[in-house]
Context: one part of a larger RNA
This record gives sequence, C1' cells and structure tokens, in this order.
RNA sequence: CUGACAAUGGAUGCCUAGGGCGCUCAUGCCGAGGAAGGACGUACAUGGCAGCGAUAUUCGUCGGGGAGGAGUCAUGAUCCUUUGAUCCGGCGGUUUCCGAAUGGAGAAAUCCGGCCAACGCGAGUUGGUCAACCCAUCGUAAAGGCAGCCGCAAGGUUGUUAUAGCAAUGGGUGGGGCACCACCUGAACUGAAACAUCUCAGUAAGGUGAGGAAAAGAAAUACAAACGAGAUUCCGUAAGUAGCGGCGAGCGAAAGCGGAAAAGCCUAAACCACGCCGCAAGGCGUGGGGUUGUGGGGCGGGAGACGCAGGGAGUAUUGAAGGUAGGAGAACAUCUCGGAAUAGGUGGCCACAGAGAGUGAAAGCCUCGUAUCCGAAAUCUGAAAUACCUCUAUCCCGGUCCCAAGUACCAUGGGACACGAAGGUCCUGUGGGAAGCAGGGGGAACCAUCCUCCAAGGCUAAAUACAUGAGUGCACCGAUAGUGAACGAGUACCGUGAGGGAAAGGUGAAAAGCACCCCGGAAGGGGAAUGAAAUAGUACCUGAAAUUGUCAGCUA
Repeated sequence: CUGACAAUGGAUGCCUAGGGCGCUCAUGCCGAGGAAGGACGUACAUGGCAGCGAUAUUCGUCGGGGAGGAGUCAUGAUCCUUUGAUCCGGCGGUUUCCGAAUGGAGAAAUCCGGCCAACGCGAGUUGGUCAACCCAUCGUAAAGGCAGCCGCAAGGUUGUUAUAGCAAUGGGUGGGGCACCACCUGAACUGAAACAUCUCAGUAAGGUGAGGAAAAGAAAUACAAACGAGAUUCCGUAAGUAGCGGCGAGCGAAAGCGGAAAAGCCUAAACCACGCCGCAAGGCGUGGGGUUGUGGGGCGGGAGACGCAGGGAGUAUUGAAGGUAGGAGAACAUCUCGGAAUAGGUGGCCACAGAGAGUGAAAGCCUCGUAUCCGAAAUCUGAAAUACCUCUAUCCCGGUCCCAAGUACCAUGGGACACGAAGGUCCUGUGGGAAGCAGGGGGAACCAUCCUCCAAGGCUAAAUACAUGAGUGCACCGAUAGUGAACGAGUACCGUGAGGGAAAGGUGAAAAGCACCCCGGAAGGGGAAUGAAAUAGUACCUGAAAUUGUCAGCUA
C1' cells in the first nucleotide's frame, strides 16, 4: 500500500406519531355570580404529564351507549360492573390560596383584624360581611343665606331655607383577550449611490377604548357636466393613467364601468296642551306636533283620503331547520409457497357502498368505516308565522312664525387630502366674526351665468377584517428537514433582570424482553431457550465515511 474480517461511528434508505400552506363551512368575547393566568393540594402504592378542588383521578340529574372498567408513562395490589359500570353529550353542584383582588398589610400563592349570626361552660369553631369611585333612591344634616327680636357695638338668639358632609339600599365601573378595529402619541436605520426638503412612514413602538366584528353611512356629495347618478363598505378595472416630486429618489389618485351586499330612520326649532317655578317678562319638565331642498314645516283659509293596504332593525308566543352524544348499514371460501396471506391458483358474491385506514406481505366481500337512511330528555343558533306595538298620505291659496352660532366665513400658523410655501377641499390653534330662505354651502385661484346640494344634533343590518374549530386538499417537509418544540419543550440549561434557549424518533407480527447451567465481585460473556431472523437483545431497523484492531498478500 492492497484486501478480508471485526470495532467505532450514525450517514444513507425506508417509515411517521409531528409540522407547513391553502380552500369550504361553522362559531366568536370572558370578568366582583371573582376572569385570564398561576401556587398548593388531590389516587391503595404516586415521580412527571394530563384531569380534578377539602364533595379534589371526582358529585347530581337528564339523555346516549352496552361489556368491560379503575387517564398515561407502567406495573403490583385491591375493587367496580347487565340492579347497566367505565365511556360520550346537555344542564347543574362543589370549586383551597394567589391573582382586577376588593376588610388591613405584604417580599403573589402569606400575615393580621372589625362587625353580625349559630353552636359551645369556656378557649374557640363554623358561616356571612367589611376596598375605591360613579349614578339613583331614601334618611340625617353643619358652617352659611334671608327675616324677626335683643344689643351702642362686637355679637347673641328664634324662625325659615338649604347645600356640603355622613349613613343605608339598589345598580354600574375596575382586570384579561393571539390577531383583527377606532382614536391619541409617534421614531430611526434605510433610499436618495454623500445629505438637509423628501423617503422609510403615519410604518415600528407606546397609550386609550370598543366588539364579535370595529369603523363608515343616508349628501351643505372632494359626485357629475350641460347628459345624469343617488348612503356606506369590500373586490376587479380605470392605472402605474391624471398628477405630486431637491420635477431627484420616489410617491401616486378619483370619476366612470363590472361585481359582492343592499335599508333606511330619529331628534332640535316654530305651534299646541298640561304641570312646576316666577310679581312679571319669562324659564323648566312631560306629551302632541315636526324632520325637508323640483325648499320643508308651523299657523290661518279651502278641497279631499283615512284601509280589508304596505313596512319594521321593537316586545311576546309558537317554532321549520341546523349544532352539541349517537344508530342501522351489503357481499368469501379453498389449495400452494411462506413465520404470517391481504400474494399466486381455482370457484363465487355485494355494489346508491371499488373514499380511506387497520389487520403477521398487497383485502370491495376480516375489522373500523364508506354510499344510503334514521336520531335528542336537555341546551345553543334560528328561517318563518301569529298577536301586540310602531312607522307610512295628500292637494290649493296666503307668506306674519321656525328650520342646529362664537358656528359658517375671513386672516394667520399647523395638519389631513396621491397633491412637498400657486391654488382648492376637509380638520384645527390664535384673532376677527355672519346671514337666517329675497337665506346658505359646493362645482380645484377669482368673477359672472348655469348646475348641484342644505352644514354647524343623533342612530343604522349586510357585503369586509381576524382568530378558533370541523371537514377537505397539496408536482409541501420527512427527524441537521418540517414549528423553537414528532420525545416530561418554551422543558433542561444560561442570565440579577428584560430576555435567550437546546439536544433528544424507529427491537419484534407479538415481549414471546433470554427459564435454567457455567465463568466473573460486578459489568459482561459462553451455552441453552424464544423468534422467520438475536450481527433484531431494550447501548436494539438499515448500518456509509473518517478512525482503530487482527490476519493475509505486496513493496524497499
């Protein structure tokens, strides 16, 4: 050096219990009635995980189900069960201590109390209750105000009127929630090949608040354009267009069109009635009235309808259907090889079922299922129906009354609009400050004409977002991959802490997991036994390479 056989090692192949990414459908808040999340307990023996809470591996009840069961790693012992257990589902019960944590305190899971009730001779035990803030109701009630009297005055006193405060009762709030939503605050790295306007970006991050969705929303339209449309939201397109831009880097619409879904309403005021306060002017409360832009309404006058109609997102009752356990469910034998038949041979059968999985190799007919059909005492969602309630009505004439004010608008500063010091729309700090229908806003400076709409009050389902569950799919991964996590994983471990964060899968069809004998202190080994196989022996499938040993050969 070559080869063989071993050792070490754990690549590779095969596998999958776990992951990844979609789609469809369904569901969506919890909490002082003490949540989320934990600590500590809890079993016959009990360490982890899971379950549960001193009624603790469970209790009651109503249903399902029908032979085994007392979760699992993982056994032993002892029990339960056709008088129906275990198990599954609905509704209840119990639910230590901490935690918003709420009697007070506190270094969370601990310490220390007050009051009431019951029991006890008593020590005490058991049960209940005791935080703060807000609202309502009721009770009580100061200083003070007003009036009278006394007093020279300071002041005193009486009456009246409260309110604060205090106490009670009832209700509410508090904290949590991955993501989604609204609002408030709001970066920088970066890009511009430097950098300051700009960009990143109203992003990340922080805060407040709400809900199963949120927000938006019934035109003073960021409409449109001389034709018209008719709340909002979402998707596609328009379109990388019109534009914005140290006109750099970059940023980037809208109308319209095509779809999803469709839904519209209630106040304020004028005027009227009633009540209360006030000397009055007037004010307040309740009810009626009224809600619009070819202006509407009130009021006065005139004409006319009033229902057997239509709408509702309101209340109540009934309640289709679906969910939360389930049930029925067709059809095969034999021979051969083999450890084993689902393989091969032979002959059959079912099929609204030849989806799939399992079974000692590859099964329509072995098992679970599948097609199809059926099912709920309880509870959740809930179409629809019925009843009640509620909404919807006019036309003509008059033109005295009303139609949301520190508002619109203007100046200036800032912000949002795709639009960054031209200008417009919207929001807003500061200053000024209207009209009121013969009125007012908008149509991208501004003016005119024309068109269009009615601000300064409020509500509103669906289409949308996200999460979870179930089902289903994949030219997704297959243990250095795929989640960080296929395994007691956010574990072990590291860090004062915020936080960081692993490694680790595979005997066999079945433990049949090697009785017994021998060597050895043991580990381990040799026989024997099991098994198809033990070079499948739990350091277990396969078992590459580096590396090590033994033997043989070759070379100087």